[in-house]
Context: one part of a larger RNA
RNA sequence: CUGGGCGUAAAGCGAUCGCAGGUGGAAAAAAAGGUCUGGUGUUAAAUACCUUGGCUCAACCAAGGUCUCGUACUGGAAACCAUUUUUCUUGAGGCAGACAGGGGCAGGUAGAAUUCCCAUUGUAGGGGUUAAAUCCGUAGAUAAUGGGAGGAAUACCAAAAGCGAAGGCAGCCUGCUGGGUCUUGCCUGACACUGCUCGAUCGAAAGCGUGGGGAGCGAAAGGGAUUAGAUACCCCUGUAGUCCACGCCGUAAACGAUGGAUACUCGGUGUUCGAGAGGUCCAAUCCCUCUUGAGUGCCUAAGCUAACGCGUUAAGUAUCCCGCCUGGGAAGUACGGCCGCAAGGCUAAAACUC
Numbered sequence: 001c002u003g004g005g006c007g008u009a010a011a012g013c014g015a016u017c018g019c020a021g022g023u024g025g026a027a028a029a030a031a032a033g034g035u036c037u038g039g040u041g042u043u044a045a046a047u048a049c050c051u052u053g054g055c056u057c058a059a060c061c062a063a064g065g066u067c068u069c070g071u072a073c074u075g076g077a078a079a080c081c082a083u084u085u086u087u088c089u090u091g092a093g094g095c096a097g098a099c100a101g102g103g104g105c106a107g108g109u110a111g112a113a114u115u116c117c118c119a120u121u122g123u124a125g126g127g128g129u130u131a132a133a134u135c136c137g138u139a140g141a142u143a144a145u146g147g148g149a150g151g152a153a154u155a156c157c158a159a160a161a162g163c164g165a166a167g168g169c170a171g172c173c174u175g176c177u178g179g180g181u182c183u184u185g186c187c188u189g190a191c192a193c194u195g196c197u198c199g200a201u202c203g204a205a206a207g208c209g210u211g212g213g214g215a216g217c218g219a220a221a222g223g224g225a226u227u228a229g230a231u232a233c234c235c236c237u238g239u240a241g242u243c244c245a246c247g248c249c250g251u252a253a254a255c256g257a258u259g260g261a262u263a264c265u266c267g268g269u270g271u272u273c274g275a276g277a278g279g280u281c282c283a284a285u286c287c288c289u290c291u292u293g294a295g296u297g298c299c300u301a302a303g304c305u306a307a308c309g310c311g312u313u314a315a316g317u318a319u320c321c322c323g324c325c326u327g328g329g330a331a332g333u334a335c336g337g338c339c340g341c342a343a344g345g346c347u348a349a350a351a352c353u354c
Stems, first nucleotide, its partner, number of pairs: 004325003007308002012322001014202004021194003025088006033081002035077008048066007091191001092188005097182003103177007110154001115149007125136002162169002207248006216242002221237004259321006267299013303310002327354003336347004
């Protein structure tokens, strides 16, 4: 290499869009590039294989025959792949009608709480811990009442719930806006799937730049404890940061540790959102039952798996496309290149060693 693999042993790119490429639904016809097949030429000899023969046998040698793939020309076949033409509707998309939603962006607004400030009541403690101390307090704290300021986050509802490609998204209202699901009819007519390098976009937290903001929390730092020590765990403070705007960074146990698409393969039981039918009822959009579609959970047959487990949301049965793995360490490092303000990121070895 062929192969074998990728939930947990090494291995699914963090996610999406998408160029090239690869792969691709049904029917009819044409032509004959691939494909299959016949003939002719060529495919040197030796070697190889078969049958004989010659050295006393054998090795060895000789004769005859056979063989391979390939290739050119020429004739044929037409199932499949490719091509061309025509057609179709199941895949895909569009229109019409409904529906759910913390999907996104912007603006506004509400209440609770913490902190601080002012005023009042009030007096000796408060706070903190296993216990303490640092700390706050007679310059009147803690507690209580009233008023004010400011920032951040939205209890209950709340859920195995919902939405989103992922990251992620939650008070309420308004505006703008993306996607999805269901129902039936019509329209287009394969327009589809995947997608390296190259490309584009998004991407938690932390971090960086400029300017704001700063209540609470809180790396660093200071102090108090603990301890043999304590550069920690606990406590008192507390700066960056956390928040906003704009611009970078581009990484995470970015996890379902499970790439995307399509088809097929027993059931049971929840739940969310549709559609249809029936029941209950004076009536019903509520409620109950059944059927069906799309999600989201649990339990399981077959099957799979080293086992654990997975099991119509597959890790089952298959096909297509992409990514990735190939003993441990050295190492996701060095060097080089690209990117970045930096931090660093991406790509990515070897010597040596076990």
A computed fold for a 354-nucleotide part of an RNA from an uncultured bacterium, annotated as small-subunit ribosomal RNA, central domain. Rfam family: Bacterial small subunit ribosomal RNA. Gene Ontology terms of the family: structural constituent of ribosome and ribosome. The RNAcentral record of the full RNA draws on ENA and SILVA.